[in-house]
Context: one part of a larger RNA
RNA sequence: UCCACCUGAGGGAACUCGGCAAACUGGCCCCGUAACUUUGGGAUAAGGGGUGCCUGCUCCGCGAAAGAGCAGGUCGCAGUGACCAGGGGGCUCCGACUGUUUAAUAAAAACAUAGGCGGCAGCAAGCGCGAAAGCGUGUGUAUUGCCGCUGAAACCUGCCCAGUGCCGGUACCUGAAAGCCGGGUUCAACCGGAAGAAGGGCCGGUAAACGGCGGGGGUAACUCUGACCCUCUUAAGGUAGCGUAAUACCUUGCCGCUUAAUUGGCGGCUUGCAUGAAUGGUCCAACGAGAGCCCCGCUGUCCCCAGGUGGAGCCCG
Numbered sequence: 001u002c003c004a005c006c007u008g009a010g011g012g013a014a015c016u017c018g019g020c021a022a023a024c025u026g027g028c029c030c031c032g033u034a035a036c037u038u039u040g041g042g043a044u045a046a047g048g049g050g051u052g053c054c055u056g057c058u059c060c061g062c063g064a065a066a067g068a069g070c071a072g073g074u075c076g077c078a079g080u081g082a083c084c085a086g087g088g089g090g091c092u093c094c095g096a097c098u099g100u101u102u103a104a105u106a107a108a109a110a111c112a113u114a115g116g117c118g119g120c121a122g123c124a125a126g127c128g129c130g131a132a133a134g135c136g137u138g139u140g141u142a143u144u145g146c147c148g149c150u151g152a153a154a155c156c157u158g159c160c161c162a163g164u165g166c167c168g169g170u171a172c173c174u175g176a177a178a179g180c181c182g183g184g185u186u187c188a189a190c191c192g193g194a195a196g197a198a199g200g201g202c203c204g205g206u207a208a209a210c211g212g213c214g215g216g217g218g219u220a221a222c223u224c225u226g227a228c229c230c231u232c233u234u235a236a237g238g239u240a241g242c243g244u245a246a247u248a249c250c251u252u253g254c255c256g257c258u259u260a261a262u263u264g265g266c267g268g269c270u271u272g273c274a275u276g277a278a279u280g281g282u283c284c285a286a287c288g289a290g291a292g293c294c295c296c297g298c299u300g301u302c303c304c305c306a307g308g309u310g311g312a313g314c315c316c317g
Stems, first nucleotide, its partner, number of pairs: 001312008010303002014301001019298001027051005036041001038152001052074008075079001087296007094288002099111002115150007126137004154282003158213003163210002165206005172201003180193004214232005241275001242272001253269006
C1' cells in the first nucleotide's frame, strides 16, 4: 500500500452525474396521526411516551398456566441491554394495481392484466396442424371459440370514405384455359366467333379499418389583438382536452416559487419547428428494487485524514 471489518474531535453532502456507500431508524405496548381519496385506503403516516429486576396486591381465569393492571423498592451510561429489527416527509413524470421479461451486462415507462371496442363463426362452422387420412379448439355451441386493437375506474373519444384495405351490390363493359360453333387440315397444327367464372371497371357502405385532419389578405374611436369579412384550396381542414411536454428547433422561451448563486425542479403563460383523442385524449387515489427535484434526520461521501483488528503484500530468517 491492498482486502474485510471497527472507531473518530469540529463541521454535516461542502463529495459526487447522483447521498453511490455508510450512518440514522428499528421489536412490542400506550398516546397521536395531515393533504388527498375510487371511502377500501393513505397508516407502522408524521410525531411523542414507555420497556430491566425485586416485593406486595387487583382484575380475568378451574388454576401464583397465560393475559391485563396498581403500588412500593432497586441497579446500570445503556433494560426489544447481545442477535434479530422500517430512516422520514413533500412535488412531478410514466405505468392503474399483484404479476412477467433479455438463463450469463437491461426488471423498465417494455410484456401481461381485468375492463373497452372491432372482426370471423349456426357447428361437417370459424381458427389452427397435416400431402391426406385425421386431429386440436371441444365431447365446447354466440353469456361460446378464434383473430386484431386498446389497456383499471372516472370524464370523454370530434371532422374526413378522395387514396389504400375490407364488406355489399351490379342492367351494362372487360374478362384465361378447357369445352362449344364456324373455317382450315387426307388427320392435326392453325384462324375466327359466340357464350362466359373469379377478378377488375361501375355503384354504395365502412375510420375503436391503414390512415389524414390547409394557405393568403383585411378588419374594433391610443396601441395591441381580431369575435367579423374577402379569397385560393381540400376527402376533410385538428373539436374537447393537454401543452417549452419522456413530444418545443429557436431554448437556459417569459413570469412566479425554491437557492447567496439553479442549462435543475415545481406552478403559470403558450404564437404547439413537429400535441391531440382506443396508433386513444385528459385526470388520477392506491401501488413501484422505475425517472427527475426539494426538505428534515443522519453520517469518513467530503473538509482531511487518523487510529485499531484480521488477512494479503513487502523485508529478514